[in-house]
Context: one part of a larger RNA
């Protein structure tokens, strides 16, 4: 290469935006490069079928015929299709308007509950902790309790099988910029679209640098215990860290382990956001999200099943036995930790 695959067996990039590149909606002419379809050339020889012949058959060998797809060259012609170009449309795609939802995202201000620390009152012997204990704290007055102050750091209830937002992820309350999604309307534009190697920005926690902060918690650490041991689970302290600012790292079982888009294909309950319709309401239709359960249908089965793992079309990613190995080397990137790309010997 032809061809199978990727929820769990190996395989969906962590997400996104984007250049080339692939791939595209409805209508009428055009042109004929494309395709198609006549004719003509080429299409060596051996080989190969096949019909005959010659070595005593045969293998071999000789001769005639066929075959020589495809691909290529010239010349005639069709006009459905791909394809250029002209001109049109409005269902795709966007733009106006107009309404409601939302922990979407940045700065700022502002509560309150706990909780630690510090003053002060009032009080006395225990007080945290454990399966049990002890290390700890406490008669220099501890725990408990009442008042003030101080700090940082989450925001109980509301709550939710709910929202948001492309992933990561986002929750007190409030003001201020600011992004995007849906519903109506059907004014406007007329294919402006889908996808995307590369490239470019986002991108949990950890860890780095450089300046702040440090209550609580809590790697390391160091004491008690437990044990045969106990570099642990359980206690008691306790430092980076967790917090902010400005950078860097660039990865996670970054998960629905399921890539984006677009069409189609029985239902039956729930939710959250709008419209319509109803006198309100219930109830019905409808859109666009998020959840069960199930007809076909697919699946090796679990299971999926209009939010597809079904039926197709387009793109892109990636997969080909386990180890060795996400290792060595090389190269690129990073202060460093690393981190992208990524073999092979050898072995079963």
């Nucleotide at each position: 290469u032809u061809g199978g695959g990727c929820a769990u067996a190996a395989a969906g990039g962590g997400c996104a935006u984007u250049u080339g590149g692939g791939c595209g909606g409805c209508c009428c002419g055009a042109u004929c490069a494309u395709u198609c379809u006549g004719g003509g050339g080429u299409g060596a020889a051996a080989a190969c079928c096949u019909g005959c012949g010659g070595c005593u058959c045969a293998a071999c060998c000789g001769c005639g015929u066929g075959c020589c797809u495809g691909c290529c060259c010239c010349u005639g012609g069709a006009a459905a299709c791909u394809a250029u170009g002209c001109g049109g449309c409005u269902g795709g795609a966007g733009u106006a308007c107009u309404g409601g939802a939302g922990a979407g995202g940045u700065g700022g201000a502002c509560g309150g509950a706990a909780c630690u620390g510090c003053a002060c009152g009032a009080g006395u012997a225990g007080a945290g902790g454990u399966g049990a204990a002890a290390u700890u704290c406490g008669u220099a007055g501890a725990u408990a309790u009442g008042u003030g102050c101080a700090g940082g750091a989450a925001u109980g209830c509301c709550g939710a099988u709910g929202a948001u937002g492309a992933a990561g992820a986002u929750a007190g309350u409030u003001c201020a910029c600011u992004g995007g999604a849906c519903g109506g309307u059907a004014a406007c534009u007329g294919a402006c679209g889908c996808u995307g190697a590369a490239g470019u920005g986002c991108g949990a926690a950890a860890g780095c640098u450089a300046g702040g902060g440090g209550a609580g918690c809590a790697a390391a650490c160091a004491g008690g215990a437990u044990u045969a041991g106990a570099u642990a689970c359980c206690c008691u302290g306790g430092u980076a860290g967790u917090c902010c600012u400005a950078g860097c790292u660039g990865u996670a079982a970054a998960c629905g382990a399921u890539g984006a888009u677009u069409a189609c294909u029985g239902g039956g309950u729930g939710u959250g956001g709008g419209c319509a319709u109803g006198a309100a309401g219930a109830g019905u239709g409808u859109c666009c999200g998020u959840g069960c359960c199930g007809a076909a249908g697919c699946u090796a089965a679990u299971g999926c099943g209009a939010u597809a793992a079904g039926u197709a079309a387009u793109c892109c990613g990636c997969c080909u036995g386990g180890g060795g190995a996400g290792u060595a080397c090389g190269g690129c990137c990073g202060c460093a930790a690393g981190g992208c790309u990524g073999a092979a010997a050898c072995u079963c």

Overview:
A computed fold for a 348-nucleotide part of an RNA from an uncultured bacterium, annotated as small-subunit ribosomal RNA, central domain. Its mean pLDDT, the model's own confidence on a scale to 100, is 86.